[in-house]
Predicted 3D model of a 91-nucleotide RNA (SAM riboswitch aptamer (S box leader)) from Pseudonocardia sp. N23. Of the family's consensus pairs, 97% are formed in the model. The organism belongs to Pseudonocardia, within Bacteria. The coordinates come from a structure-prediction model, not an experiment, and the mean pLDDT is 83.
RNA sequence: CGUCCAUCCAGAGCGGCCGAGAGACCGGGCUCGUCGACGCCGCAGCAACCACGCGUUCCACGCGGGGUGCUACCGCCCGGAUCGAUGGGAG
Numbered sequence: 001c002g003u004c005c006a007u008c009c010a011g012a013g014c015g016g017c018c019g020a021g022a023g024a025c026c027g028g029g030c031u032c033g034u035c036g037a038c039g040c041c042g043c044a045g046c047a048a049c050c051a052c053g054c055g056u057u058c059c060a061c062g063c064g065g066g067g068u069g070c071u072a073c074c075g076c077c078c079g080g081a082u083c084g085a086u087g088g089g090a091g
Stems, first nucleotide, its partner, number of pairs: 001091001003089006013043005021032003025080005044071003049067002052064005075083001
């Protein structure tokens, strides 16, 4: 990088820096934002896709948390499309 599979109405925020746009793209709406959004960094938390360890044993669950991910709004909503994001497999 393309490809295949699974998931996307549950859950979880503070601080510092920055400074005008942001919620992926197109159309429409709604919302967040100079009372500092978005983004980046730190810490904390959530979750349990993958690996590992332990426990129970009903053989699949539970606990831990290493690799990741996530922490406004259902992937913000509706319509659209070679949709997107995250994890995993083989290449």